[in-house]
Context: one part of a larger RNA
RNA sequence: GCCGGCGAGUCUACGCACACGGCAGGCUAAGGGCGAGAGCCUGGAGCCGAAGGGAAACCGAGUGUGAAUAGCGCGUUCGUCGCGUGCGUAGGACCCGAAGCGGGGUGAGCUUACCAUGAGCAGGGUGAAGUUCGUCGAAAGACGGAUGGAGGCCCGAACCAUAUGAUCGUGUAACGUCUGUGGAUGACUUGUGGUAAGGAGUGAAAAGCUUACCGAACUCCGUAAUAGCUGGUUCUCUCCGAAACAGCUUUUGGGCUGGCGUCCGAUGUUCCCCAUGGGGGUAGAGCACUGGAAGGAACAAACAGGGAGAAAUCUCGUUGUUCCUAUCAAACUCCGAAUACCAUGGAUUAAGAAUCGGGCAGUUAGACGAUGGGGGCUAAGCUCCAUACGUCGAGAAGGGAAGAGCCUAGAUCUCAAGUUAAGGUCCCUAAAUCCGAGCUAAGUGCAUCUUAAGGAAGUGAAGACUCGUAAACAGUGAGGAUGUUGGCUUAGAAGCAGCCACCAUUUAAAGAAAGCGUAACAGCUCACUCAUCGAGAGUCCUUGCGCCGUAGAUAAUCGGGGCUAAGCACGGUACCGAAACUGAGGAAUGGAUAUGGAUCCGUCCGUAUCCUUUGGUAGGAGAGCGCUCGCAAUCGCACUGAAGGUAAAGGGGUGACCCAUACUGGAGCAUUGCGAGGUGAGAAUGCCGGC
Numbered sequence: 001g002c003c004g005g006c007g008a009g010u011c012u013a014c015g016c017a018c019a020c021g022g023c024a025g026g027c028u029a030a031g032g033g034c035g036a037g038a039g040c041c042u043g044g045a046g047c048c049g050a051a052g053g054g055a056a057a058c059c060g061a062g063u064g065u066g067a068a069u070a071g072c073g074c075g076u077u078c079g080u081c082g083c084g085u086g087c088g089u090a091g092g093a094c095c096c097g098a099a100g101c102g103g104g105g106u107g108a109g110c111u112u113a114c115c116a117u118g119a120g121c122a123g124g125g126u127g128a129a130g131u132u133c134g135u136c137g138a139a140a141g142a143c144g145g146a147u148g149g150a151g152g153c154c155c156g157a158a159c160c161a162u163a164u165g166a167u168c169g170u171g172u173a174a175c176g177u178c179u180g181u182g183g184a185u186g187a188c189u190u191g192u193g194g195u196a197a198g199g200a201g202u203g204a205a206a207a208g209c210u211u212a213c214c215g216a217a218c219u220c221c222g223u224a225a226u227a228g229c230u231g232g233u234u235c236u237c238u239c240c241g242a243a244a245c246a247g248c249u250u251u252u253g254g255g256c257u258g259g260c261g262u263c264c265g266a267u268g269u270u271c272c273c274c275a276u277g278g279g280g281g282u283a284g285a286g287c288a289c290u291g292g293a294a295g296g297a298a299c300a301a302a303c304a305g306g307g308a309g310a311a312a313u314c315u316c317g318u319u320g321u322u323c324c325u326a327u328c329a330a331a332c333u334c335c336g337a338a339u340a341c342c343a344u345g346g347a348u349u350a351a352g353a354a355u356c357g358g359g360c361a362g363u364u365a366g367a368c369g370a371u372g373g374g375g376g377c378u379a380a381g382c383u384c385c386a387u388a389c390g391u392c393g394a395g396a397a398g399g400g401a402a403g404a405g406c407c408u409a410g411a412u413c414u415c416a417a418g419u420u421a422a423g424g425u426c427c428c429u430a431a432a433u434c435c436g437a438g439c440u441a442a443g444u445g446c447a448u449c450u451u452a453a454g455g456a457a458g459u460g461a462a463g464a465c466u467c468g469u470a471a472a473c474a475g476u477g478a479g480g481a482u483g484u485u486g487g488c489u490u491a492g493a494a495g496c497a498g499c500c501a502c503c504a505u506u507u508a509a510a511g512a513a514a515g516c517g518u519a520a521c522a523g524c525u526c527a528c529u530c531a532u533c534g535a536g537a538g539u540c541c542u543u544g545c546g547c548c549g550u551a552g553a554u555a556a557u558c559g560g561g562g563c564u565a566a567g568c569a570c571g572g573u574a575c576c577g578a579a580a581c582u583g584a585g586g587a588a589u590g591g592a593u594a595u596g597g598a599u600c601c602g603u604c605c606g607u608a609u610c611c612u613u614u615g616g617u618a619g620g621a622g623a624g625c626g627c628u629c630g631c632a633a634u635c636g637c638a639c640u641g642a643a644g645g646u647a648a649a650g651g652g653g654u655g656a657c658c659c660a661u662a663c664u665g666g667a668g669c670a671u672u673g674c675g676a677g678g679u680g681a682g683a684a685u686g687c688c689g690g691c
Base pairs, nucleotide, nucleotide: 001691002690003689004688005687006686011091012090013089014088015087016086017085018084020082021081022080023079025048026047027046031042032041033040034039052059053058062074063073064072065071094232095231097229101222102221103220104219105218106217112196113195114194115193116192117191118190119189120188121186123155124154125153126151130147131146132145133144134143135142136141159183160182161181162180163179165178166177167176198214200210201209202208235624236623237622238621239620240619245258246257247256248255249254259363260362261360262359263358264357265356266355267354269351270353273346274345275344276343277342278341284335285333286332290329291328292327294325295324296323297322298321299320300319301318305316306315307314308313366392367391368390369389370387371386372385373384374383375382397408398407399406412586413585414584415583417582418581419580423576424575425574426561427560428559432573434572435571436570438568439567445563446562454548455547458545459544460543461542463540464539465538466537467536475532476531477530478529479528481505482504483503486500487499488498511526514525515524516523587614588613590611591610592609593608594607595606596605597604598603625680627677628676629675630674631673632672633671634670636669637668644664645663646662647661650659651658652657
């Protein structure tokens, strides 16, 4: 891991409700008697009901309050017993699961310390004290030789210990092996026997050790401790179907009450919709108030302050008021919607509509989208509110390449039928290489997100102005002069270093010169003019589609191929496309009508037709299937073969399942009507067994 078996809402008491049954007032309890037992008889003590109100006295269909014959509160109808089901409370209370707490015991064969008694330590080195001899010395003593053999001495095996090494790491081993290292006559190591223990021991102290995990051992018991926590909780079909909100909570991943679901009962259209009548101060708007803030004008004040002036004074400026212009506001309003809300009236629909009472819940971690807002950066797949908002949650199907929350659309079942929605129609890939008239040349683009400021004779559309056959714009040819080298300055200054002036003449036109150039001149252009040419030229505004700006990790992306439309914008006609709608057939829910049967007259069961509904988590309600056992019946089945087992193929049922058949098996079993439960397995790191 798989297979098989086992494995979780039970029982008792009390209470509430509903269904059914008995009686009409209902019922007995303990006890007693009888009986083999099941049970039967007895027992009215007591309980509930039949009247309530009040603290009570008390009064009584009323009573309390109160001065009250007022008003108001509570009343003026809800029988009882049994049985079943649901729920609550108390108990282990659906099952498994702690870490822990307490009590009694068991442990020092591991390990810690100690006690008693034994054992062990190759070999080598060093050479203390003491002793002795010699020399010296008056002596104390010193020196030297020999002897001697001390030491938590040295080197190093056994032995003991261990290293941030290697190996091993489903090991040889729940701590080993290899290699290395420290101690190795000692605070040494070790055998045997003994002593000390659980809030206690022992500890050269690490909260170490106390029999392989000790900040309180192990074991049994209290004990099914408790667990607002996690996991699990077993057959089928049918009807309905939530919530993730509010208030309170030592409360925030838990509860209680309300809201939302369901079932039963009651009311019988009260719901929704429309009309009318209301109140409002939001959106918007406005500046009449409260404030903010820009420009201008006038006036006033003090001269805050600066500047000029000798001063008078002038000027800039400051503050305030008024007026004009243009404005801003969640905590401004002279105004003011749409919606929403309330009331009254009306009409249609008959919705699992609305409301009330009761039984039973679940929910109280929500998510994204749309709209209106707060916080944040008008950041977030962010966070917090609001809306009878949508979807998911609890919703499948089609589209969106893929995809909880987007778009379409709500799946009762069957069909090799049809029509559409969103979205699509070149190929992948079902359907237009469809039609009309444009734009784009960038592979821009080919759904959105996806692009900035800024830049540009890209290109299309619409418009305004100026110039133009009295010839524009561009090109080409020609002129572009004279006084004059204007004056000043300067070494020089001649249009062109700089300063001043910027006239006049001849002209078709020509600046006391717009630029280059020279040391200064010279020289080359320009403005301006004529000729040539012959029809548009120039500037600006608005706008469509493009370009640059625009840098990343596969060549690496429009879903891909690819496309110049198969791109973008507009208009049109076809077609494809879903579990939507339609068609054909079946099933069930709720209702209506007709009808048959039963009836305790309340109703219940069935048939036909029509309408309706049938996604579904938590959850409510209903109807069934199967298992074990018991009672009764079937004058049931069975060695002429029960149960059980095996088999894919037959038949029935919406399904749980049932029936049949063959083989196996070898002794019990089925059906029907009731009853009782140790009653259904895939999950619990479930338990046991097998492989």
Background
The part of an RNA shown here (large-subunit ribosomal RNA, domain II) has 691 nucleotides and comes from a Minisyncoccota bacterium. The source organism's lineage runs through Bacteria, Bacillati and Minisyncoccota. The coordinates come from a structure-prediction model, not an experiment, and the mean pLDDT is 83.